[in-house]
RNA sequence: GCUGGGAUAGCUCAAUGGCAGAGCAAACGCUUUGUAAGCGUUAGGUUGCGAGUUCAACUCUCGCUCCCAGCU
Numbered sequence: 001g002c003u004g005g006g007a008u009a010g011c012u013c014a015a016u017g018g019c020a021g022a023g024c025a026a027a028c029g030c031u032u033u034g035u036a037a038g039c040g041u042u043a044g045g046u047u048g049c050g051a052g053u054u055c056a057a058c059u060c061u062c063g064c065u066c067c068c069a070g071c072u
Base pairs, nucleotide, nucleotide: 001071002070003069004068005067006066007065010024011023012022013021018055026042027041028040029039030038048064049063050062051061052060
């Protein structure tokens, strides 16, 4: 330098154009003499950055940054 994949909640990951979700973690509550476990509720997001297409974009297109793998 070229090719492919990836970047979404604190962490691990879904969501193939139509309300951004799950598990774990966190806070609060129930339960317990107490803790853990269990159950319930709540909070937590500029979907890496910038632009474009569209009534509507995590999703499609272009550029940039970073990470992984391969080729040279």
Molecule: transfer RNA
Organism: Candidatus Bathyarchaeia archaeon